[in-house]
Context: one part of a larger RNA
RNA sequence: UGAUGGGGGCCCGCACAAGCAGCGGAGCGUGUGGUUUAAUUCGAUGCAACGCGAAGAACCUUACCUGGGUUUGACAUGCACGUGGUACCGAGCCGAGAGGCAAGGGACCCGCAAGGGAGCGUGCAAAGGUGCUGCAUGGCUGUCGUCAGCUCGUGCCGUGAGGUGUUGGGUUAAGUCCCGCAACGAGCGCAACCCCCGUCCCUAGUUGCGUUUUCUAGGGAGACUGCUGGGAGAACCCCGGAGGAAGGUGGGGACGACGUCAAGUCCGCAUGGCCCUUACGCCCAGGGCUACACACACGCUACAAUGGCCGGUACAGUGGGAUGCGACCACGCAAGUGGGAGCCAACCCCCCAAAGCCGGCCUCAGUACGAAUCGGAGGCUGCAACCCGCCUCCGUGAAGUCGGAGUUGCUAGUAACCGCGCGUCAGCACAGUGCGGUGAAUGCGUUCCCGGGCCUUGUACA
Repeated sequence: UGAUGGGGGCCCGCACAAGCAGCGGAGCGUGUGGUUUAAUUCGAUGCAACGCGAAGAACCUUACCUGGGUUUGACAUGCACGUGGUACCGAGCCGAGAGGCAAGGGACCCGCAAGGGAGCGUGCAAAGGUGCUGCAUGGCUGUCGUCAGCUCGUGCCGUGAGGUGUUGGGUUAAGUCCCGCAACGAGCGCAACCCCCGUCCCUAGUUGCGUUUUCUAGGGAGACUGCUGGGAGAACCCCGGAGGAAGGUGGGGACGACGUCAAGUCCGCAUGGCCCUUACGCCCAGGGCUACACACACGCUACAAUGGCCGGUACAGUGGGAUGCGACCACGCAAGUGGGAGCCAACCCCCCAAAGCCGGCCUCAGUACGAAUCGGAGGCUGCAACCCGCCUCCGUGAAGUCGGAGUUGCUAGUAACCGCGCGUCAGCACAGUGCGGUGAAUGCGUUCCCGGGCCUUGUACA
C1' cells in the first nucleotide's frame, strides 16, 4: 500500500422485512449428470454451465459410428513434362449410392506452318484437417456492476515503498454538488448530448380520414427547482404547494471506467506452435446425436365451482406476405382438400384475438376436474416420416385433491392472468424475442441473511 476479520462507524441494492404469484410433490416437454452403446460428435460446469453454443438433428445439417469408395483430391496458386481423337458429351454394364468400366460422338483461341494458349493427365511445390493447445494469441463475450469508482500532470510531504489531491463537514441516484483544506488543475467513468413513449404546435400525405379530427412521418415547443410557502442557513440542498400532459434523473432503451476471474470461446472467424497427409483429408449409404434403472436444472399442463362445458356476443397492438399471403365458394365432424378473387401491399391477405360480457348445464364427485398413456382411422410437409415430424377425429382414460427441508421472481401499467405476431423454418416451438388486453397487493423499518461503496481499526497474510 493492499487483502482480510463471526472489529467498529456511515450508506446503498426486491438484500431482508411487508406482500402477490410460483418452484421443490404429479404427468409431460427441454437441457444436463450418470449409465448404456459400434456411436450415443464436441463444447459450456458455483454465483456468471444445465429451453446454454442450437433464431429449427428424419436425409442434409453432422463434426460421431459401421460399411463401401477415393488419392493433386470437394477448393486455390505456381513450375515441369505429356496430350487431337485431347477437352467435352455420353448409350450401356456393375453398384445401396459414391464410384468404377465403357461402345460411340466430338470441339475452342493465336498462328502460313512448326508450335503456343485454354482444357485434361502425370509429377513436384503445395492443398485439406470441426485434429491438440483459449495455460502461446487476436477478436468477441460473460462477471463483479450502472457499482461509483480508477488515475494523471505539476507542487508539497516522506531516506524509501508511498502519501497528499480522492481525507474531513453537509448533500446526492452518482468522486452529484457545496464548504473547508498543501494542494492546484486535468483525464477515463457519473450526468448530459442519441433513440422510443407521454402533451401541444407547424408542415406534408396516399391506399387512411371525409374536411373538426384520428392516423402516418419530418420539424419544433415544453421541465429549468423556473415560481411560491417552510426548513437549512455561508452555500449546495431538503419538505410541501401552484400552474402543467408531464415534475424534481417524467417512464423505458442504447451506452459498461481502471481492472478481476491464466473466466469462456483454436467447433463462428483469424492466428503461433505441435500433429495427420493413399490418411486425423475427401465422397457416399445406413445408423447415431432421439438410448434409459436413475439424479438434478428450467419450463408446460393440472389437481378444479373466482371453475369446466355449450350457445350467443364485444374490444387490440407489434409484425409478416411472390417458387409468398391467400379472401370467397364447394366438399369434409375435423386436420384439410378442390377451385380461386385480390395483393409486390396504411390498398388485398394472414386476421374470428383470448381472457371479458350475456344465457344455460354441471353441484364437490378422482367428477361433465385432469389430460398422460395406449388402440384405431385419417390429414400435411417432404425423394423419404420404421428408427425419428406435426396436426385431426373416434375410443382409452393414468398420476394428481395444492406439494418436506428448502428456494425463485416482482415496487406499477409492475406482478399475475390472457391471447397475438415474428425469427429460425419444406415440415416441426410448452423455447426465444416482440406486441397488445385485463390489471393488483405490500413497503413499519435496516436488527438479521446475501452482495456492494466510503472512512477507521486489528493482523504472525501478500
Molecule: small-subunit ribosomal RNA, 3' major domain
Organism: metagenome